The RNA shown here (Guanidine-I riboswitch aptamer) has 104 nucleotides and comes from Geobacillus sp.
[in-house]
């Protein structure tokens, strides 16, 4: 230097903040409600982010097989401990950097 896809997607969900809604304070008005600051050391059957080392699924890939080119059918898709710091988004995280540095 090449090559071998330790393939990609979706819901889910450990968790994770606080733009939005919601809820609490305070507050303006016209005090039915509308509004405005503040608050995540506010649980949210609201939303939102969300994993190589989590879960399910569909694709996909390899390999065999058939009444063989099928919208086919079967088997396999293994292992995996892990900082600091740094990013991005309102903002944070087990996200990204990263199967990273490092360790067995």
């Nucleotide at each position: 230097a090449g090559a071998a896809a330790c393939g990609u997607u979706u819901u889910c969900g450990a968790g994770g903040g606080u733009u939005c809604c919601g809820c609490a304070g305070c507050u303006g008005c016209c005090a039915g409600g509308c509004g405005g600051c503040u608050g995540g050391g506010c649980u949210g059957u609201g939303a939102c982010c969300g994993a190589g080392a989590g879960a399910a699924a569909a694709c996909g890939c390899g390999c065999g097989g058939c009444g063989c080119u099928g919208c086919u059918c079967g088997c396999g898709u293994a292992c995996a401990c892990g900082g600091a710091g740094g990013g991005a988004u309102a903002a944070a995280a087990g996200c990204c950097c990263g199967g990273g540095a490092g360790g067995a």

Its mean pLDDT, the model's own confidence on a scale to 100, is 79. Rfam family: Guanidine-I riboswitch aptamer. About the family: This family represents a conserved RNA structure found upstream of the ykkC and yxkD genes in Bacillus subtilis and related genes in other bacteria.